[in-house]
Context: one part of a larger RNA
Molecule: large-subunit ribosomal RNA, domain I
Organism: Paroceanicella profunda
Order: sequence, then C1' cells, then structure tokens
RNA sequence: CGUUUGGUGGAUGCCUUGGCGAUAAGAGGCGAUGAAGGACGUGGCACUCUGCGAUAAGUCCCGGGGAGGCGAGAGCACCCUUUGAUCCGGGAAUGUCCGAAUGGGGAAACCCACCUGACAUGUGAUCAAUAUGGAAAGACCCGAUGGGUACGAUGCGGUUCACGCCGCGUCGGUUGAUACCCUUUGGGCCCCUCCUUGUUGAUGACGUGAGCCAGGUACUUGUGACUUGAAUACAUAGGGUUACAAGAGCGAACCCGGGGAACUGAAACAUCUAAGUACCCGGAGGAAAGGAAAUCAACAGAUACUCCGCUAGUAGUGGCGAGCGAACGCGGAUCAGCCGAGCCAGUUAACUUAGCAGAACCGGAUGGAAAGCCGGGCCGUAGCGGGUGACAGCCCCGUAUGCAGAGGUGACCUGGACAUAUCAAGUAGGGCGGGACACGUGAAAUCCUGUCUGAAGAUCGGGGGACCACCCUCGAAGGCUAAGUACUCCUUAUCGACCGAUAGCGAACCAGUACCGUGAGGGAAAGGUGAAAAGCACCCCGACGAGGGGAGUGAAACAGUACCUGAAACCGAACGCCU
Repeated sequence: CGUUUGGUGGAUGCCUUGGCGAUAAGAGGCGAUGAAGGACGUGGCACUCUGCGAUAAGUCCCGGGGAGGCGAGAGCACCCUUUGAUCCGGGAAUGUCCGAAUGGGGAAACCCACCUGACAUGUGAUCAAUAUGGAAAGACCCGAUGGGUACGAUGCGGUUCACGCCGCGUCGGUUGAUACCCUUUGGGCCCCUCCUUGUUGAUGACGUGAGCCAGGUACUUGUGACUUGAAUACAUAGGGUUACAAGAGCGAACCCGGGGAACUGAAACAUCUAAGUACCCGGAGGAAAGGAAAUCAACAGAUACUCCGCUAGUAGUGGCGAGCGAACGCGGAUCAGCCGAGCCAGUUAACUUAGCAGAACCGGAUGGAAAGCCGGGCCGUAGCGGGUGACAGCCCCGUAUGCAGAGGUGACCUGGACAUAUCAAGUAGGGCGGGACACGUGAAAUCCUGUCUGAAGAUCGGGGGACCACCCUCGAAGGCUAAGUACUCCUUAUCGACCGAUAGCGAACCAGUACCGUGAGGGAAAGGUGAAAAGCACCCCGACGAGGGGAGUGAAACAGUACCUGAAACCGAACGCCU
C1' cells in the first nucleotide's frame, strides 16, 4: 500500500409525542367573597412531577356513562365497584402560610398583638323538672262517736204510650251483721297552692381565664350620623369618632393622554433628520379614539365620524440640502342620530359546556405477523383522519347524517324604578413667547395657550390661507352616540408546495431546568430495543466483580436497556505485496 474483518464515532435514511404560520368562531379579563405567582404540607411505603389543602391524588349535589378502578416515573400491599365505582360536564363546600397583603413589625412564606365571641369557671337572679321537709285547703281510704234511711204488702195523687219515677199515707218486721246518707274527730294517701333545703337543665346579667378556636382591627376617597369647634355674635371652615360603600394589585398586544432622547442621515455639522420613534408615567375598553359643522365648496352644490383604494410622491414645504409631504374631489367599507338609544328583574329563540345512534368481508397461498398478492362479495348523505404484528371504505376509534342535554350566556318581549338639559365671558379676538397644522415666521390664514389684555348679543357672531368690500356658508365658548377600524396572554375547530431533533419555540426529554454571575441578567445539552419485555431461567470463566462464552426468547440479539439504520475522520487484527 492492497484485500478482508473489527473497534470507535454518531453522520445519513425513516419516524414524531413538539413547534411554526394561518383561517373561522369564541372570549377579551382576574382581584379585599383575597388575584396572578409562590412556600409548606398532603398517599400504606423514600423522592420528583401532577392533583389537592389540616375535609389535603380528595368531600357533597345534579347531569352523562356503563365495567372496571385505586394519577405518572414504578412496583408491592390493602381496598372500592351493576345498591353503578373510576372517569367526563356543571354547581357547591373545605381551602394552612406568603403575596396588593390590609392589626403592628419583618431578612416573603416568620415574629408580636388588641377587641369581641365561643369555651371553661365563679357569683347572684328568673324559669322548669325532680327529691326532701313544713304549712293550709279540698277529695279519697281506714278507725271511732252521734243521727237518719233500708225489707214486704197496700191505698191515693201527679207525670208517662208503657216501664218507671216523685209526693202523701196505712199495716207487718228488724234495730243487728251489712249497705247508704249526714255530723264530729283521729290517722293515712294523693293532687293543688305557698315556703325551706338539695340536684339537674335553660335563659339572661356581672366577674375571671394560661393556652387553643372563630370573627374583627391598614390607608385613601365618597356618603350619612355623632361630637368638638376658629378668625367672628349666631354660624361656617377645620379637627375627632363612628357606620356603609368603593379603590389599591396582576395581565400579551391593541388605544388615548402627559413627558420625551440619542445613535443615525445630511457622505463633516449647528437649522433640519432620525421622531413625537425608543423609553418613562397616567388612564380606559373589548375595542379605544373620533363624531352630528361657528365643516367644505364656489354661484353649482356637498352634508357627522372612522377605516381602505386613488388623487399623488402631485400642490407645497425645505441649510429650497438631506429630506418632509397634504387637501379639494372620486371610488369603496359601514351607516344613526340625539339630549336617558341608558339601569334592574323575569321569560324565550339561538348558541354553548359532558354525550347518544351511526352502513358494509370473507376465503386461499406467502410470511413471525396480512391491511400487501390471488379469488369471490358488500356499504356509501360515511373512500377526512388515526390505530391494529407490512399498505384496511367494510377489524377498532371515528367520519357523513340525525338526536339529546341539568347548568351557563342571552337578542326579542314583558314588568319595574327613576330621568327628560336649554344656547354657554375672563370666552372670542388682540400683544409678547412657544407649540400643532405637510406648511422650518414666512405674505401665514386656521388650531392650542405661559403671560398681559379683552368684545358683540342673531338688527349679532365665526369662516371662506395676510388684509378690505360684496357674496356664500355656518352658529364657538355644554354633553352623549352603535357599525365599519386595531390587537391576541387565552379557548374550540380546521388547514399548510411550514420544520422534522445542529431543524422547528430557548425548551418534542421533569427547561427558563442544570450551570454561570454579588446582582440586573445570561442560559444549555439531552428523542427512537422489540409487534409484544417475551428485558436472557439455568450452566461456565472471572473477585459470589466488570466483561465474556454457552443455553433460552424472538422473524431478527451485529435488535441485549452503552439497544433502529450505523457513513467519515481515528485505532486495530489477519493475509498478500513493496522498501
């Protein structure tokens, strides 16, 4: 040097979970009812992410759904679930600490408070229940004393349908056991009332309480009340207290206002330019701003404002340099006028936040595997797309199409509460100094105003590019107003002669991370086994290593977690040849 075969390395090819750019809709805010963003916790088991908050990968309700679930890295255990779990949508509860952070403080996630309540406890009060004791009264029971009545037969009268009841009599019998009634007395029991004592409970009052728990306690503004109170008598201003409400902070661009550069260009530089840009501050909204002629125009007329295309790089302006740069008019978008086009409540169309139904295919050979090939069929308002062991209309999810929905938003409509202005003076104009108008002081009109001045009153006033007259046109010094226009932190759907891991966002991966910096700030690298872990049981060498050899899995192990493909540089080995 050549041929062959390896190592190293990670190019290339293929792929995509991530980006980029659009379109159409939505939404255009969140926050003292405590936001955005965090700290710390929270699981049966250590950590990180995600979720959540001492009710802590969760609690409750309504709706959907229908078999598995207990979030991921990542497993084991225990559990839950057709009495409907997990999950999805909506609503509610809980929601430590920091943060506008707001009781005071503070080196954020910590420290220290006060008031009230709750709770505990004590005192005395009221009420209720219960127990004990006492008093009085009533009813009942027992005992005793005294008195009366009772049974049978029969007459009369009254009443009644009758029975019966009532009243007045006559005769017989018994006064005793018993029963009933009345009086007196003793005892017992119960209930009610009052009182004493004890216990329990409730209510409200006052006092105390180490710690725990709950609520309140910042500032400013507005409104109301109370109180105090000057110059100055009444008063008012002002001060203080108190109640209620609002504000505060965050957020991508868009918008309006107040301030406002320089580099640069002029081939230097000063007027000029850059540029009213960057940047700072204030304010607002889903848009903002502007807006209904003291406007233009030109003898004819137009008719608020905003935005776009022309007019036109024209007229102008300009160390007439660099540059800057209109308007009238025309064509479009959209149209609306007014003096509250408003506010509150309810209902509804419509839209929206989970979903539901949803057609039609088999066989053979090859192969690890069929969706590719061969053969024969079918559906199609569905042959968009994705997945499935290679390329599937008919296997799965979907798609076309049709349907439903508690809740939310909500035109229209209905009802309600108030409201319904009135012509503008320190103004117009003028002087001086500036600024804005395309217009740099210019012949400089017009607009704004720091300063000094200062009218008229519709028989009036402004304008028509110095100024004057005529003519025309409009009515300043009060206010409101949708649409057309600008933007996208965000949500949904769809698309791409956009990228495909040195690309595309800085970030396809636990990235604003690791790391760097005192700090402001800067800021990476890092994707791919296989269809499926089937992730190499067991044996051997080795140190019970690393690594390797067998065996086994697999279609494949030169697919072995340094894993798809595996280029080159670079480093070996074997063989051959040359010096």